A computed fold for a 484-nucleotide part of an RNA from an uncultured bacterium, annotated as small-subunit ribosomal RNA, 3' major domain. The RNAcentral record of the full RNA draws on ENA, Greengenes and SILVA.
[in-house]
Context: one part of a larger RNA
RNA sequence: UGACGGGGGCCCGCACAAGCGGUGGAGCAUGUGGUUUAAUUCGAUGCUACGGGAAGAACCUUACCUGGGCUUGACAUACUAGAGGUAUCUUGGUGGAAACAUCAGGGGACCGUUAAACCGGAAUCUAGAACAGGUGCUGCAUGGCUGUCGUCAGCUCGUGUCGUGAGAUGUUGGGUUAAGUCCCGCAACGAGCGCAACCCCUACUGUUAGUUGCCAGCGGAUAAUGCCGGGCACUCUAGCGGAACUGCCUCUGAUAAAGAGGAGGAAGGCGGGGAUGAGGUCAAGUCAUCAUGGCCCUUAUGUCCAGGGCUACACACGUGCUACAAUGGUACAAACAAAGGGAAGCAAUCCUGCGAAGUAUAGCAAAUCCCAAAAAAUGUGCCUCAAUUCGGAUUGCAGGCUGCAACUCGCCUGCAUGAAGCUGGAAUCGCUAGUAAACGCAGAUCAGCUACGCUGCGUUGAAUACGUUCUCGGGCCUUGUACA
Numbered sequence: 001u002g003a004c005g006g007g008g009g010c011c012c013g014c015a016c017a018a019g020c021g022g023u024g025g026a027g028c029a030u031g032u033g034g035u036u037u038a039a040u041u042c043g044a045u046g047c048u049a050c051g052g053g054a055a056g057a058a059c060c061u062u063a064c065c066u067g068g069g070c071u072u073g074a075c076a077u078a079c080u081a082g083a084g085g086u087a088u089c090u091u092g093g094u095g096g097a098a099a100c101a102u103c104a105g106g107g108g109a110c111c112g113u114u115a116a117a118c119c120g121g122a123a124u125c126u127a128g129a130a131c132a133g134g135u136g137c138u139g140c141a142u143g144g145c146u147g148u149c150g151u152c153a154g155c156u157c158g159u160g161u162c163g164u165g166a167g168a169u170g171u172u173g174g175g176u177u178a179a180g181u182c183c184c185g186c187a188a189c190g191a192g193c194g195c196a197a198c199c200c201c202u203a204c205u206g207u208u209a210g211u212u213g214c215c216a217g218c219g220g221a222u223a224a225u226g227c228c229g230g231g232c233a234c235u236c237u238a239g240c241g242g243a244a245c246u247g248c249c250u251c252u253g254a255u256a257a258a259g260a261g262g263a264g265g266a267a268g269g270c271g272g273g274g275a276u277g278a279g280g281u282c283a284a285g286u287c288a289u290c291a292u293g294g295c296c297c298u299u300a301u302g303u304c305c306a307g308g309g310c311u312a313c314a315c316a317c318g319u320g321c322u323a324c325a326a327u328g329g330u331a332c333a334a335a336c337a338a339a340g341g342g343a344a345g346c347a348a349u350c351c352u353g354c355g356a357a358g359u360a361u362a363g364c365a366a367a368u369c370c371c372a373a374a375a376a377a378u379g380u381g382c383c384u385c386a387a388u389u390c391g392g393a394u395u396g397c398a399g400g401c402u403g404c405a406a407c408u409c410g411c412c413u414g415c416a417u418g419a420a421g422c423u424g425g426a427a428u429c430g431c432u433a434g435u436a437a438a439c440g441c442a443g444a445u446c447a448g449c450u451a452c453g454c455u456g457c458g459u460u461g462a463a464u465a466c467g468u469u470c471u472c473g474g475g476c477c478u479u480g481u482a483c484a
Base pairs, nucleotide, nucleotide: 001484002483003481004480005479007478008477009476010475011474012473013472015468016467019431020430021429022428023427026322027321028320029319030318031317032316033315034313035312042053064308065307066306067305068304069303070302073131077130079128080127081126082125083124089106090105091104092103093102094101095100110121111120112119133297134296136295137294138293142291143290144286145285146284147282149280154193155192156191157190158189159188160169161168162167173184174183175182199274200273201272202271204242205241206240207239208238209237210236213232214231215230218229219228220227245268248262249261250260251259252258324424328383329382330381331380332379333378340371341370342369345364346363351358352357390421395416396415397414398413399412400411401410437460438459439458440457441456442455443454
């Protein structure tokens, strides 16, 4: 100087407390361990692995296994020799699961020279030799990227001063703040990286613009509808501006920084949310995104193909979904969103089918058309506390869709079947407001989908916080130390 302490002081954080809802019990989905297997490819492992890499494992993907092939190779560059009516393209035969091997044809391109060819050359092929190739090893050789402490308020430097020196000071102290934020003081004076602000979204408003959006007033049409004329007021859209700064008032404070209350205001003291992650820590993670040193393989640890596997199943754990019901289930009626996506696409309406869906199409590269039905909510009827009209697992049969192909191993529909489960032990998680909880909608990936995941969007919309004694993590000062 640090680190540590079941030392002290001060202060924060859904850290506890106060509340609300979960997990842990059930069934299923998914990931992991274990076991099994020819293979169940690899990696991730306290917080910081386990619905994570994977925003899509039937083939492909695919790295794994079994079997069958190829050996200058699936891919790159250039060299030597030979062929060059030869390659790309294409037809047929044989073996085969295919890859591939082999046989016989068709058609037939470029440059130079030339009358045309021959010829020479290039592409290409064969042989050979350089080399290719490796998701093989090492993340403890590395770059890059990332997690974490932590959006915590810290981390440093120059000059000066003090100290023999390591170092100290500044950065400590008194207040204050979300903040090393600001003020005051001070052997310090300044500065840098962080904090804050600048950026984006959102809340109010002015102005510009008025179609594909809107319809107040005027006119017209209809069973009805901005449907039409017309208009740009309003809503909205999207550019440019305004607005919030403790600016104003009172009080507290040290006359400071600031704090408490108030006014006005759409918004008040960081208005709400996002992006933004200092110096470092964990030899943290990744050689399988990529790149890369070294090592290793080279008729194989490369490469191609078929089939299988990654989907196994006495079990254990994590993360989720659906429930156990009456604040409910069910039938009918009838409301209200936002944000997205659409051409190898979204597909209205009509028709067929109980339905999944099908047939044929209108419209739309979309503020115009379509996906599109929002759902919970609301009204009425039934159910009347029962393992039931709760719950939907499992299983049988019949179908639909995607796709060469749904057996291993897809999703969906109809009928039948109707399991566990009556609120969950010890323990444990999330959340402080448009939040939790509840409800649906969309998208990426994607032929299809094992999505109950993830990322967004809106609708309905709470309870509670006395407080900092305790638990966990962190910051500053101080103290002790047989630690470095």